[in-house]
Parts: sequence; C1' cells; structure tokens
RNA sequence: CAAGAUAACGCCAAACCCCGAGCAAUCGGGGGACGGAAAGCCACGGGUCCGCCGGAGGUGGAUGGCCGGGUUACCUGAG
Repeated sequence: CAAGAUAACGCCAAACCCCGAGCAAUCGGGGGACGGAAAGCCACGGGUCCGCCGGAGGUGGAUGGCCGGGUUACCUGAG
C1' cells in the first nucleotide's frame, strides 16, 4: 500500500419479548444474537416503506442492517 483470513483485538446488534414516543413507516431504552470489516457518520443519487393532498403527480417523513456515492476511524498481517 492493498486486503479482510474458519485467526486475533475490541466494537455493533436482526428476529423476538418488555417499557416508552409517533397517525404511520419507524425510532429510543432494557433483555436477546441473526448477522456485520465501517451494521461509524452524511438522506447527495436510486430503491423501498409511511402520512397528507391528488388526475398525472406533488409534498412532508422513515430506512445507512437495500444499493451507489461522500467522509472519518480501530484492529490484524494470512498478500
């Protein structure tokens, strides 16, 4: 530098259950681990989902654990 190993170090935590917020998508906390090499951060492009208005469609949201892009960072050394 590249890469992310059936290894190592720490890290995160799906479904589901309980409590709470929201009209909803969904989110927060606790338990819990299916998984993850950015499952850290940013809604910029696309996708999907929800609310409202609607003729097309518009508009406001949600999702970064749907993909792309941007940005920052830990560990390892199998190359």
The RNA shown here (c-di-GMP-I-GGC riboswitch aptamer) has 79 nucleotides and comes from a Desulfobacterales bacterium. The coordinates come from a structure-prediction model, not an experiment, and the mean pLDDT is 83. Lineage of the source: Bacteria > Pseudomonadati > Thermodesulfobacteriota > Desulfobacteria > Desulfobacterales.